[in-house]
Bacterial RNase P class A from Zhihengliuella flava, 372 nucleotides, folded computationally. Its Rfam family is "Bacterial RNase P class A". By type it is a ribozyme. Rfam's curators write: Ribonuclease P (RNase P) is a ubiquitous endoribonuclease, found in archaea, bacteria and eukarya as well as chloroplasts and mitochondria.
């Protein structure tokens, strides 16, 4: 050069006219008018997780229920982020993982096969007995080594042994348990012994284990101001010293919960200073913490933040130079016209994940080639 991998950033720029919305100033009786400051994002999206506020609701505890799911650490929290560890990809840089147990139970495994889990005999293989056409059929037993089926078939490879075979034995290897030890906070890793233990897959199947979880959601919620029309149905107590009454039951009002009915769609508050934001600088591998100094950065409520023209500056497609540069060439730049210039756009407020996104930039890292 050229093909990768990773982590961040940016998301046209100035200038003029016209115009929106909240402040604040100044005039005015005013809803009106002049002027100034501010006015979307990386995702403001999607509402998918978790908070922080508000109201309800709750003695504690259990249950169901619903999520999570290797270790450790970060956090306000999380299903997020950070390191490892284990498994899988890639030649690497690096990336991926719903990553607790089928040796607690219980349950499924299409199709094909003999057989799909405590088994099996279809072909084949060996013996024993009958038959004959003397190597072929029949029958009982005994075998899973070999064929053949499947995604998957009850350890491999050699050997002894046997009629023929088999983990029946035996060596050596894989994998599984137990028991020792060495390293690490642990998850896990490395060695050693021992046991023929050989036990299939599945838990995004039920289920088991550890751990978290209380419901609503700014239409929360609270003021004021207007408007209306009450009706039913439980309750009415040891605590309404109601009312009928000497008392007790019983009725009844008022309170209170529920359910229907009717009204109103106005204004304020909550609302925007915060688990804020930039910088330095200590601890940390890091996520993230600490401590200093600066900083103010939308608050609409039928919902403002746009519109137009000019240069310039990016990307696309056409054209043209034959004496425009640069290259062996593809081609690149340098003119001149056209068009385009992304996803998308707060509504109580944050962490975090997932999604869209035209084109541009920067830093490290890998692997190939060529020159020194």
């Nucleotide at each position: 050069c050229g093909g990768g991998a990773u982590a961040a950033c940016u998301g046209g720029a100035c200038g003029a006219u016209c115009g929106c919305g909240c402040g604040c100033c100044g005039u005015g009786c005013a809803u009106a008018c002049g002027g100034c400051u501010c006015g979307a994002g990386g995702a403001a999206c999607g509402u998918c997780c978790g908070g922080g506020c508000u109201c309800c609701a709750g003695a504690g505890g259990a249950c169901a229920g619903g999520g999570u799911g290797g270790u450790g650490g970060g956090u306000a929290a999380c299903g997020c982020c950070c390191a490892c560890u284990c498994g899988g990809g890639g030649a690497a840089a690096c990336c991926c993982g719903c990553a607790g147990g089928c040796u607690a139970g219980u349950g499924c495994c299409a199709c094909a096969g003999a057989a799909a889990a405590g088994a099996g005999a279809c072909c084949g293989c060996u013996c024993g007995c009958c038959g004959c056409g003397u190597g072929c059929g029949g029958u009982g037993a005994g075998u899973c080594a070999g064929g053949g089926u499947g995604a998957a078939a009850c350890g491999g490879u050699g050997g002894u042994g046997u009629a023929a075979g088999a983990g029946a034995c035996c060596a050596c290897c894989a994998g599984c348990g137990g028991c020792c030890u060495a390293g690490g906070c642990g998850a896990c890793u490395g060695g050693g012994u021992c046991g023929g233990c050989u036990c299939g897959g599945u838990a995004a199947a039920c289920c088991c284990c550890a751990c978290c979880c209380g419901g609503a959601g700014c239409a929360a919620g609270g003021c004021c101001a207007g408007a209306c029309a009450g009706g039913c149905u439980g309750u009415g107590u040891a605590u309404g010293a109601g009312g009928c009454g000497g008392u007790c039951c019983g009725c009844u009002c008022a309170g209170c919960a529920g359910c229907c009915g009717g009204g109103u769609a106005g204004g304020c508050c909550g609302c925007u200073c915060g688990a804020g934001c930039g910088c330095a600088c200590c601890g940390g591998c890091a996520a993230c913490g600490g401590u200093g100094c600066g900083c103010c950065u939308a608050g609409a409520u039928g919902g403002a933040u746009g519109a137009u023209c000019g240069u310039c500056a990016c990307c696309u497609g056409c054209c043209a130079g034959u004496u425009c540069g640069g290259g062996u060439a593809a081609c690149c730049g340098c003119g001149g016209c056209a068009g385009g210039c992304a996803c998308a756009g707060a509504a109580c407020c944050c962490g975090g994940c997932g999604u869209a996104c035209a084109g541009g930039u920067u830093a490290u890292c890998c692997c190939g080639u060529c020159c020194a």
The prediction has a mean pLDDT of 77. Lineage of the source: Bacteria > Actinomycetota > Micrococcales > Micrococcaceae > Zhihengliuella.